[in-house]
């Protein structure tokens, strides 16, 4: 330079057009003499930006930017 693949909650990811969601973390509670596993339950998201398409876009399309990886 040129080609692919990612980007979604602290963390690891799932979700390929129609309410964003797991499991780990974290907070309360159960429980127990107390802890801790163990169970119930809450909070937590600009879905990388920014722009098109459509009645509806995490999902399709562009162009940015950052991570990886071929090739020269």
């Nucleotide at each position: 330079g040129c080609c692919g693949u990612c980007c979604u909650a602290g963390c690891u990811c799932a979700g390929u057009g129609g309410u964003a969601g797991a499991g780990c973390a974290u907070c309360g509670g159960u429980a127990u003499c107390g802890u801790a596993a163990a169970c119930c339950g809450a909070g937590g998201g600009u879905c990388a930006u920014g722009g098109g398409u459509u009645c509806a876009a995490a999902u399709c399309c562009c162009a940015u930017g950052g991570a990886c990886g071929g090739c020269u």

This is a predicted structure of a 72-nucleotide RNA (transfer RNA) from a Candidatus Peribacteria bacterium. It matches the Rfam family "tRNA". The family's RNA type in Rfam is transfer RNA. The coordinates come from a structure-prediction model, not an experiment, and the mean pLDDT is 83. The sequence was found in a public genome assembly.